[in-house]
Context: one part of a larger RNA
RNA sequence: CGUAAGAGUAUUGAGAGGAGCCUUCCUUAGUACGAGAGGACCGGGAAGGACGCACCGCUAGUGUACCUGUUAUCGUGCCAACGGUAAACGCAGGGUAGCUAAGUGCGGAGAGGAUAACCGCUGAAAGCAUCUAAGUGGGAAGCCCACCUCAAGAUGAGUACUCUCACAAAAGUUAAGGUCACGGGAAGAACACCCGGAAAUAGGCAUAAGGUGGAAGUGCAGUAAUGGAUGAAGCCGAAGUGUACUAACAGACCGAGGG
Repeated sequence: CGUAAGAGUAUUGAGAGGAGCCUUCCUUAGUACGAGAGGACCGGGAAGGACGCACCGCUAGUGUACCUGUUAUCGUGCCAACGGUAAACGCAGGGUAGCUAAGUGCGGAGAGGAUAACCGCUGAAAGCAUCUAAGUGGGAAGCCCACCUCAAGAUGAGUACUCUCACAAAAGUUAAGGUCACGGGAAGAACACCCGGAAAUAGGCAUAAGGUGGAAGUGCAGUAAUGGAUGAAGCCGAAGUGUACUAACAGACCGAGGG
């Protein structure tokens, strides 16, 4: 911009994409077949490989300062206790959320349809024969559908419901609705998408859980280093629950007018 007014919500599915895989074992059955050696079709059941989608409860990884330990040096006058720097984590041990796989859930289901090669039935031309000429059946990981996803710019522009319109007078102001701006997000490069604005949207605070692992101070033991007590202590980013304490204020703009 179009979809012959302007909107909101829900849809149909033309069409497009994805998937489609394979192995082993048990059974049928040591049966059919075969002199024997060997050894099935069909059907039923169970494991597994690769691949794909999803997720983080488990097992783990990461987790750039969440906790702890520690070296050197500088600083807070000193002790103690802390803070800075050590090439954008000084080094080291752990680790919440999130992200992730090596982790764990799921998937490739069909007694569907039409067919290929091929196998048939009936059957003439051609008294026979012949799957074919008329007619008719079976038949593949392939085709169409079924499964998952997108999808009306499908210009062939679809459908349903609901909302707004009897301003105005020639370029404005509005309605329904929307955009910007504002608080944000398991959404995200920007844009887009989603939520919120008087409520739990974010922050703060409180709290159980979770992480680290026993704070400082004080007193005790020891000459001291240090240890033990107070005390599962102190500290803690994302996640749960609650709570209006702080901030979602103040606003601006677009947008039909009866088609």
A computed fold for a 259-nucleotide part of an RNA from a metagenome, annotated as large-subunit ribosomal RNA, domain VI. Its mean pLDDT, the model's own confidence on a scale to 100, is 86. The RNAcentral record of the full RNA draws on SILVA.